[in-house]
Context: one part of a larger RNA
RNA sequence: GAUUGAACGCUGGAGGCGUGCUUAACACAUGCAAGUCGUGCGAGAAAGGGACUUCGGUCCUGAGUAGAGCGGCGCACGGGUGAGUAACGCGUGGGUGAUCUCCCUUGGUGAUCGGGAUAACAGCGGGAAACUGCUGCUAAUACUGAAUAAUCUUCAUGUUUAACUUCAUGGGGUAAAGGUGGCCUCUGCUUGCAAGCUACCACACCGAGAUGAGCCCGCGUCUCAUUAGCUAGUUGGUAGGGUAAUGGCCUACCAAGGCUACGAUGAGUAGCUGGUCUGAGAGGAUGACCAGCCACACUGGGACUGGAACACGGCCCAGACUCCUACGGGAGGCAGCAGUGGGGAAUAUUGCGCAAUGGGCGAAAGCCUGACGCAGCGACGCCUCGUGAGGGAUGAAGGUCUUCGGAUCGUAAACCUCUGUCAAGAGGGAAGAAACCAUUGGAGUCGAAUAGGCUUCUUUGCUGACGGUACCUCAAAAGGAAGCACCGGCUAACUCCGUGCCAGCAGCCGCGGUAAUACGGAGGGUGCAAGCGUUAAUC
Numbered sequence: 001g002a003u004u005g006a007a008c009g010c011u012g013g014a015g016g017c018g019u020g021c022u023u024a025a026c027a028c029a030u031g032c033a034a035g036u037c038g039u040g041c042g043a044g045a046a047a048g049g050g051a052c053u054u055c056g057g058u059c060c061u062g063a064g065u066a067g068a069g070c071g072g073c074g075c076a077c078g079g080g081u082g083a084g085u086a087a088c089g090c091g092u093g094g095g096u097g098a099u100c101u102c103c104c105u106u107g108g109u110g111a112u113c114g115g116g117a118u119a120a121c122a123g124c125g126g127g128a129a130a131c132u133g134c135u136g137c138u139a140a141u142a143c144u145g146a147a148u149a150a151u152c153u154u155c156a157u158g159u160u161u162a163a164c165u166u167c168a169u170g171g172g173g174u175a176a177a178g179g180u181g182g183c184c185u186c187u188g189c190u191u192g193c194a195a196g197c198u199a200c201c202a203c204a205c206c207g208a209g210a211u212g213a214g215c216c217c218g219c220g221u222c223u224c225a226u227u228a229g230c231u232a233g234u235u236g237g238u239a240g241g242g243u244a245a246u247g248g249c250c251u252a253c254c255a256a257g258g259c260u261a262c263g264a265u266g267a268g269u270a271g272c273u274g275g276u277c278u279g280a281g282a283g284g285a286u287g288a289c290c291a292g293c294c295a296c297a298c299u300g301g302g303a304c305u306g307g308a309a310c311a312c313g314g315c316c317c318a319g320a321c322u323c324c325u326a327c328g329g330g331a332g333g334c335a336g337c338a339g340u341g342g343g344g345a346a347u348a349u350u351g352c353g354c355a356a357u358g359g360g361c362g363a364a365a366g367c368c369u370g371a372c373g374c375a376g377c378g379a380c381g382c383c384u385c386g387u388g389a390g391g392g393a394u395g396a397a398g399g400u401c402u403u404c405g406g407a408u409c410g411u412a413a414a415c416c417u418c419u420g421u422c423a424a425g426a427g428g429g430a431a432g433a434a435a436c437c438a439u440u441g442g443a444g445u446c447g448a449a450u451a452g453g454c455u456u457c458u459u460u461g462c463u464g465a466c467g468g469u470a471c472c473u474c475a476a477a478a479g480g481a482a483g484c485a486c487c488g489g490c491u492a493a494c495u496c497c498g499u500g501c502c503a504g505c506a507g508c509c510g511c512g513g514u515a516a517u518a519c520g521g522a523g524g525g526u527g528c529a530a531g532c533g534u535u536a537a538u539c
Base pairs, nucleotide, nucleotide: 001539002538003537004536006535007534008533009532010531013385014384015383016382017381018380019378020377021343026341027340028339030338031337032336035073036072037071040070041069048061049060050059051058052057080296081295082294089221090220091219092218093217094216095215096214099213100212104209105208106207107206108205109204110203112146113145114144115143121136122135123134124133125132126131152173153172154171155170156169157168158167178201179200180199181198182197183196187194188193189192222268223267224266229259230258231257234256235255236254237253238252239251240250241249271293272292273291274290275286276285277284278283298319299318300317301316302315321332322331323330324329349375351374352373353372357371358369359368360367361366388418389417390416391415398409399408400407401406422480425474426473427472428471432466437461438460441457442456443455444454445453446452483528484527485526486525487524488509489508490507494523495522496521497520498519504511505510
């Protein structure tokens, strides 16, 4: 000098864009943060309103609504944190002939015939509660049997190959589910309908792609030798198990190996990277925000479901802690967004909205979304603007100094003439919105169809949290808007008074013991400026 997620002191006008628990991965009250689908399925209220009434009630509507249940998809994304980890964790470059991949795209083939349950519900119970038992009823795209099937899988034989690597033949094995709209060309009863046809959405199997993931390898990746030896599943082999898959990953048996001064082992510290800061560079330091990867979710362990988890707002066990309890037993997990206590030098609102972007579900309308978009708070940072401009000497008053002549603050003020940024007032007032959907007209395509659907072009309509915000205009008005540090040398800037080695200053040298430009005050000056200094830290 530059820099910072800074803090502290004094001071503080406006706006834009960023950014804000670096400490206790300490404990958490409260609310919200993951749902959705009735075009998968069976059931199905109440309040209110109306009609009748023998005043007990009944019927219609509300409504096939609400709220549940079965089922599907999602919950493995998005969001947080950095504890652990010195490791194939990360970075980079490869391998997978050792692998998987829901949803999506694409090609092919298929979707036939059956069955038994169960929740909801009803009845009877247990329990303080959480919850739960028995009996009975019922549905499905839930579960399940059979059929069919190859380019799938497995076995055998032959062929081929470095290799179950390819091909052929034969044997065995493995699928499925319907829903909605429309129509009468075909089939059935001949009315119109559906078991028929058709469109769309779902379903099953195989192949390819895309995407995502698993595993392996080369190289790189902090300090300590005042850590020198470490290792029995240890190193390798055979066989088996396990996995989507290789492998001591696991097991049995066999061998005795494996690592190490090119630093093993141990200890300490630490998430890694793109980057960021600094520097002419080389390098050094660092890893907040944003992006990629990893790890974790009260602590430790475990599996289940699933394409994917050993799963932050899932389950089970153990532990610590907190809460409820009828003492028998139960409930919980903010390192999601706000917020509270605590710790600390120190870090924000228990806000608005799904309008945009993105995500989940759904055919769609739509619903959900503390992701996200916005707003609030903080000079925490960067940037921009303002606090007025021109004229004005009697060099006013006043302050300070004085050699008492004057000098200086100083064109500074007053005064005159202007301007109108910002703030405050009034009026107007956006872009961000295009889609979806509905609607007008047309084209193509499936189809038996002039039903209907799908694709595409087109007309119009609907949708804004921010926000009456940005911006524009008008009137008025110099009016409301400057401080902080320093002035001995380094280092730009000097005098007076007070003090008297005292009080104090100080980054270094050093000042102060009666004339202190170094302490304290004042006047003046210098430097920065809505900031200025100090402290801490890095180069």
The part of an RNA shown here (small-subunit ribosomal RNA, 5' domain) has 539 nucleotides and comes from Desulfovibrionaceae bacterium CG1_02_65_16. Model confidence (mean pLDDT): 86 of 100.